[in-house]
RNA sequence: AGAGUUUGAUCCUGGCUCAGGACGAACGCUGGCGGCGUGCCUAACACAUGCAAGUCGAGCGGAGAUAUUAGUAAUAAUAUCUUAGCGGCGGACGGGUGAGUGCGGACGGGUGAGUAACGCGUGGGCAACCUGCCUCACACUGGGGGAUAACACAGGGAAACUUGUGCUAAUACCGCAUAACAUCAUGAAAGGACAUCCUUUUAUGAUCAAAGGAGCAAUCCGGUGAGAGAUGGGCCCGCGUCCAAUUAGCUAGUUGGUGGGGUAACGGCCCACCAAGGCGACGAUGGGUAGCCGACCUGAGAGGGUGAUCGGCCACACUGGAACUGAGACACGGUCCAGACUCCUACGGGAGGCAGCAGUGGGGAAUAUUGGGCAAUGGGCGAAAGCCUGACCCAGCAACGCCGCGUGAGGGAAGAAGGCUUUCGGAUUGUAAACCUCUGUCCUUGGGGACGAAAAAAAUGACGGUACCCAAGGAGGAAGCCCCGGCUAACUACGUGCCAGCAGCCGCGGUAAUACGUAGGGGGCAAGCGUUGUCCGGAAUUAUUGGGCGUAAAGCGCGUGUAGGCGGUUUGUUAAGUCUGGUGUGAAAGCCCUGGGCUCAACCUGGGAAGUGCAUUGGAUACUGGCAAACUUGAGUACGGGAGAGGAUAGUGGAAUUUCGAGUGUAGGGGUGAAAUCCGUAGAUAUUCGAAGGAACACCGGUGGCGAAGGCGGCUAUCUGGACCGAUACUGACGCUGAGACGCGAAAGCGUGGGGAGCAAACAGGAUUAGAUACCCUGGUAGUCCACGCCGUAAACGAUGAGUACUAGGUGUUGCGGGUCAAAGCCCGGUGUGCCGCAGCUAACGCAUUAAGCACUCCGCCUGGGGAGUACGGUCGCAAGACUGAAACUCAAAGGAAUUGACGGGGACCCGCACAAGCAGCGGAGCAUGUGGUUUAAUUCGAAGCAACGCGAAGAACCUUACCAAGGUUUGACAUCCCCUCUUGACAGAUGCAGAGAUGUGUCCUCCCCUUCGGGGGCAAGGGAGACAGGUGGUGCAUGGUUGUCGUCAGCUCGUGUCGUGAGAUGUUGGGUUAAGUCCCGCAACGAGCGCAACCCUUGUCAUUAGUUGCCAGCAGUUCGGCUGGGCACUCUAGUGAGACUGCCGGGGAUAACUCGGAGGAAGGUGGGGAUGACGUCAAAUCAUCAUGCCCCUUAUGUUUUGGGCUACACACGUGCUACAAUGGCUGGUACAGAGAGAGACGCAAGACGGUGACGUGGAGCAAAUCUCAAAAACCAGUCCCAGUUCGGAUCGUAGGCUGCAACUCGCCUACAUGAAGUUGGAGUUGCUAGUAAUCGCGAAUCAGAAUGUCGCGGUGAAUGCGUUCCCGGGUCUUGUACACACCGCCCGUCACACCAUGGAAGUUGGGGGGACCCGAAGCCAGUGAUCCAACCGUAAGGGAGAAGCUGUCGAAGGUAAAACCAAUGACUGGGGUGAAGUCGUAACA
Repeated sequence: AGAGUUUGAUCCUGGCUCAGGACGAACGCUGGCGGCGUGCCUAACACAUGCAAGUCGAGCGGAGAUAUUAGUAAUAAUAUCUUAGCGGCGGACGGGUGAGUGCGGACGGGUGAGUAACGCGUGGGCAACCUGCCUCACACUGGGGGAUAACACAGGGAAACUUGUGCUAAUACCGCAUAACAUCAUGAAAGGACAUCCUUUUAUGAUCAAAGGAGCAAUCCGGUGAGAGAUGGGCCCGCGUCCAAUUAGCUAGUUGGUGGGGUAACGGCCCACCAAGGCGACGAUGGGUAGCCGACCUGAGAGGGUGAUCGGCCACACUGGAACUGAGACACGGUCCAGACUCCUACGGGAGGCAGCAGUGGGGAAUAUUGGGCAAUGGGCGAAAGCCUGACCCAGCAACGCCGCGUGAGGGAAGAAGGCUUUCGGAUUGUAAACCUCUGUCCUUGGGGACGAAAAAAAUGACGGUACCCAAGGAGGAAGCCCCGGCUAACUACGUGCCAGCAGCCGCGGUAAUACGUAGGGGGCAAGCGUUGUCCGGAAUUAUUGGGCGUAAAGCGCGUGUAGGCGGUUUGUUAAGUCUGGUGUGAAAGCCCUGGGCUCAACCUGGGAAGUGCAUUGGAUACUGGCAAACUUGAGUACGGGAGAGGAUAGUGGAAUUUCGAGUGUAGGGGUGAAAUCCGUAGAUAUUCGAAGGAACACCGGUGGCGAAGGCGGCUAUCUGGACCGAUACUGACGCUGAGACGCGAAAGCGUGGGGAGCAAACAGGAUUAGAUACCCUGGUAGUCCACGCCGUAAACGAUGAGUACUAGGUGUUGCGGGUCAAAGCCCGGUGUGCCGCAGCUAACGCAUUAAGCACUCCGCCUGGGGAGUACGGUCGCAAGACUGAAACUCAAAGGAAUUGACGGGGACCCGCACAAGCAGCGGAGCAUGUGGUUUAAUUCGAAGCAACGCGAAGAACCUUACCAAGGUUUGACAUCCCCUCUUGACAGAUGCAGAGAUGUGUCCUCCCCUUCGGGGGCAAGGGAGACAGGUGGUGCAUGGUUGUCGUCAGCUCGUGUCGUGAGAUGUUGGGUUAAGUCCCGCAACGAGCGCAACCCUUGUCAUUAGUUGCCAGCAGUUCGGCUGGGCACUCUAGUGAGACUGCCGGGGAUAACUCGGAGGAAGGUGGGGAUGACGUCAAAUCAUCAUGCCCCUUAUGUUUUGGGCUACACACGUGCUACAAUGGCUGGUACAGAGAGAGACGCAAGACGGUGACGUGGAGCAAAUCUCAAAAACCAGUCCCAGUUCGGAUCGUAGGCUGCAACUCGCCUACAUGAAGUUGGAGUUGCUAGUAAUCGCGAAUCAGAAUGUCGCGGUGAAUGCGUUCCCGGGUCUUGUACACACCGCCCGUCACACCAUGGAAGUUGGGGGGACCCGAAGCCAGUGAUCCAACCGUAAGGGAGAAGCUGUCGAAGGUAAAACCAAUGACUGGGGUGAAGUCGUAACA
C1' cells in the first nucleotide's frame, strides 16, 4: 500500500466482499510447563448457610469466678495487684453475657437500575457556607442536684417482645458560679472594595462552659470556650457533553419584585401580596437511548467506536415515601410507614432484605472456592497489650488474554520398508526413519534453601519447604489446528455425478471436479488453531483535512424578500477575533522517551516528556470585527431617446367550419389499405343567396422579439411593468445571496353561473383481428371558451441555482449609439440572441466570454438497486390529490459514456439462375430406391432444415453382417512370452462314419540339423498355469485425423507509426473502377501476410521434333482390306514451343485506374472447363474407415456354425425411372463412323454354327493407338389416325437361359401369354444463361451374379435475360439498440401455487407518563393540649418549662373516571418481495 465482483471487451460512477488490528468473549477440534494479569456483558431475578463493624473495664453500676482478709457460719470487705518467714510445686488471675456511656457503624466493599442533569469534565467564584478526629497557639476546668437501665420481684405472650413495682452509678442528664479575642444589640473611628458590602480598632449592655480517668509520683490521656491551619464537604457560574422536527410551541411558583419563614449557607427553597413576565428554530417542550471522565481499541492524522479490570466523581441499596440521631446520612449489613414477595406461628401475631465475600436456584452462548491468613499494606476502637477487618495479602479453578520455554541436537543413502503416484523408466514422502554419537530446558528422585520483617535487641510468614541452587536419572512423558479455484502462500489420485455437499465475495458439483468427501503431498500458524459475534481500518463510501449535482444519485418550476452568512476605497481609534511571551492548572495510573529490578520478556519501578485544553496577565496591530470621519468605481435616482406577440380592460375585423332558411339540381354522398356503420328520393353531396352563433387569428413569421418563470401572435383605444442606449447631475456602499415566509405558476381537474361553432376523454356503433375493452372509420358527452374562486403539479429542460471578477479568436443576427457617408454599405462601442473553435476542463459525450474553464460569496440538493415517492403521522385541499416522507424484507448489482459485433417489418450502394424473362421438370400415376412410422425373435448401426433421406453402401441369396434363434467353444479365430516332457512327429493332404454344420471320432501318409547313438538343439502340434488377447460395447459433448456448410463469398489479419485514459481506431474509410481489399487517385499512415488473380491440368490455333500398333497426298503392287512396298505431306499421337498483353486505334474518364466501340486474330478483355476453399462459424458429421483417452464386458458385450433377418407393409415423405403419345408408336432400310472415353488374361472374346430369344457350342485374335467388348437418337420408306389406342407397360401365368455349394424366403435375363394406373398433374416447389438446358445412346468402378443409382464420355442441340421494385442469400458504408447464448435475443403485467416481512382493520391485551378528583399511613411543621410531669423558682398552694393525646396543611401507596401515547395481538383485507421449464397476452428495447 491494495484486491475481487456489473461488460463480449473498455473507461467511469457506485455498492457489496476480502486481506489488518482489537476483545471481560463464546463455540468446535486439540492440549506439556511456568510467570503476570483477567473472569455474570444476561435476571438492579429470588436467595438456604456461614462470615463481611466493632471496640473501650484507664468513664460507670452490677453479676459471676477465683484469691486474700475478717468471721464459727450465714455473710461482709478488698483485690485481680500479689500475698505467709523462706523455698519449691500446682492451680488461678480466663472466657462468656447484657445494659447504659464514649468513639466508630456517613469509611472501607458492591452495583450501574435511575439520571440528558451543574450529573460529569474543565476553568473560575462564595464579600452567601460548614468541617468530628489531626496540628499550632490562648484561656479555663469551681460548686451542687435529680433520675434511670442493668438487677430483683410480680405479670402478659407460642414467639418477637413487653408491662408494673422497687434499688443504684457515671466522662449519661440538669441548674448555679466564673468568662471573652465568641455571639447579639446600640454607638464611634480608620482603611478597603465587586451591587448587596468587607476588614480592623474601640465603648457600653446582654447571653452562654466544662468531666473526669490512670499512676506512689512525675506525668499522661481526656473535658470546656474561643482563634488559626490542614483535611473533607456544601452552594453558584462560563464552556463542553447522544438521537430524531414524522416532537414547534412550552410555562401559574411559572418569571420578577416587596416582606417574611427556613437553611451551615445564597436562592420561589417555602409563604403572603403585587406585576406579567420567562424559555424557544443558536432547537424550548415532549419522546427514545445512556451513569460521566482519566482512559481503552483503531487510525498516517483528523476522526470513529467503547466506558470491563485500575483511578476520580455521581447515583442506588427489595419497591415507594419519610424523618430521627449525628461534625457528617435523609444512612447497603439503622429507625418509621405503605406495597409486593418469602419464612415462622399455638392463627391472636411476628420476622426478613447478598447490587459485601464465598455459595444456591434461575436466566443464558457464557464467567471461578460455601479455601488460608491478618505475616505485609490500610482502616475502626483502645493509654497500651490487643480485639475486629471476605478491605487486603495469598492459595484454588479456567489456554480467557499477554509473555517466556519445551516436545531434542549432530551424523546418517542401500536414497530401506510401507504409503501415494506413474508416461512403468521412475518420481515423492526423504536425512525423514532405522542406526551411531551427544545434551538435559521442562520432568522424576534426593540434598540445601530465601528476600518479602519494618532506622537498639528479641519475637512475629498465610504464601511455603514455594522461588532459587546442587547432585543423580533417562530421549525417556509432551503437537495440534486450519487451509491448498481466484482474491491468497500451498496439487495430485480415487470416490461422487446439479446427488451428496461447499461457499467471505466471485462462484464450484449434470462421469475425466486442483472448489464436494477421502488419501498422499504441500502451505500457514503453533499450545494453540479455526469459526461466530462486535468495533475501528481499508471506505476520499458523510469528504474540516478530503467528494459531488448537463447525461451516472443530486439545482427548489419561477420570483419578491425576513433572519442569517458574505461584502468596495481612504484615515483615525479600539484590541473582540488573530499572533506572541509569562503565570496557574491540566490528579495518580496509562501512552511515549530514557534508566533500574525479576536469568529474558510479559510485568513492576525511578526520572523526563507530553497532555494539542481552560483561566489569567503583559505585549503586537497587518488582516477580520466594533466605533468615528470621509470617498465614488458597486448600487440607485433624475433627464432625453428608440424597440418589443410584456400584462390588464373595453371595442372591432375578415377568412374558414357548422347549423338554419330559400333557390337550382339528381342519385348518390361520405369514409378507408379495403370496407362497413352513417347521411340521402321525406331530395342528401354539389352549387347560389341570406341569416345565426362560437372559437381561433392564414400570409407577414424569422435558431426574430418580450417576459422572472409559466408563457405571449388579427386590428384599435385606455391603464400599466421591465429592459436597453446616450449624456450630465445627484445620493454615498444604500450591495450580493437568501432558511422560514409571501406571491406568480402550462395542461388536466374541481365549485358556482354563463356559453357551446369546431374538436373531443368517457360512451355507442362499424371495421381489423385468433381475440381487439386498441390503433382506422361514423357518431358523440364532459371538457376545451367567459366570469369569479380553488388546485399547485409537468421531460415546469439548457435535464446546467443566483451574483461578481478574470481567461485566444472567427462568423451571423435583434434593438440602440458613434465614425465615414448622397445612398447602399463599411468600421467602432455597449445590450441581447445563435453557430464554429483555442487554452483549460470532462469518465467520455461534450462545454468553451451566454463555461461544464479559473476563483470567491450565499442558497438548495445527493450518498447502491428494489421495496417507494409507498406506508404511518402531520400540514394544505371541496374532492382529486399535493407537500413532508420511512422501515421490515430482498438483490450483487442497478447505472453513465464510449467500443466491437450481431440484429432491425432503419437508410444508401452492390452482387448471385435471387427475382424477373424463358426452357424442362417435381408435386397427380405405376415402378425403382432411400427415409419415417408400424410390424417383428431380428427387421443391426449411423446420417436429421438448407448442409439427413439413389446418404455411409463403387453393388445384403451364403459370405459380407455388426442383428435374431439355436448349437459349439473359453489363453481363445488373431499377437508376444513362459512351463512341462506326462504326449507326439507332426501340420497340411486323402478318405470312412455321426451331425444342420461347426465339430467329434477313425484310417492312410508324415519334419530338419548335430551326435560320442545315450542324447542335444530347432520347428510344429497337443496339454497346462498365467500375463494377456478380443469387443462394429458407451462417450464425436474427452480427442486426433478426415469431411460438410456459409462460400470460390471477398474477405481475414499483422508489424511499425499515429490517434484515443482505454476497449479500440487508423491502415481496410472516402472518390472512381473491378469478377475480386482488382486497380487508380486522395488520405497519418507506411509496409507486409493469409485469401483474389497468376503459376498447374485440360480444351480451342499454329509451328517444330518423332513416325508404330496411327495416317495415305503423290508413286508402285493388290486378293481391293492402308492389304503390301514406300512415304510421314496431312489426320492423329505426345513432347517442346509460339500465341492474348487492353498490346494497337477512337470515344468517355481526372492526362489515372478503367470502360465503350473498332481493327487484326483460331481465340479479346479472368477465351471455355477443372484442380485450388483465407481468418473463422455451426460443442455441424464421423469412436461403425482408421487412430485414440476414460468407462464397461472377460465360460462373454469375445469367438465359431447353421438357419433366419437387414428384402416385412395399413400408411407418409424425399430422390429417380417409365409414361400418358402423332415433334409419336411399330416395321423395314441406311448414315454419322474415321464418335469419344474406357475396360480386358481368374479376362475381353471376333468370324462360324445351333436356338424365335436369353444364350449355347466352339474358339481366331489380344497383356492392347495392333485384337475384342461395340452403338443410339437423327435420316429415308411404309403403317397406325386420336382411341385408354398398334399409347403405356405395371401385375400375373407358363416355358426357358445365365451366374453361383446354393436363386424358397430373396438375383438378373429371354419367349409366349396377361395388359393395371395413367389423357400432362392442387397448394406449392426445383434446375438451367451456350455447346448450356433439353434429348440420344456409350463406357467404367464395385462385382461370381445382380443399376432406373453413381462417376465419366461423346452425338443432336434451343429459348430468354426489360431490369433490380419485390422474395432468398451475401458484401461494404451508415444509423438505432435496454441484444452479446447476440431477434429462435431481451422483456412487461394480470392470474394460479408456495413462502417471507409489512400496512389497514370491528376490536382485545399489556405498558409507561402526565393532568383531574377521592382517600390519606409514617413523619416534619403549626395549632391545641381539660390528661401527664423528677431536676428550676416557690417553706406550701402553685408557677415556669416539657410531654402524651387530638386537630390542620403537606404528603407515599391505593381508588375512580376520561383522554392521549407506546407495544403486542386480531377474523378479514391491501399492496410488496422471492421462488422450477405454470396460464394469458406482447407493453418496452430496431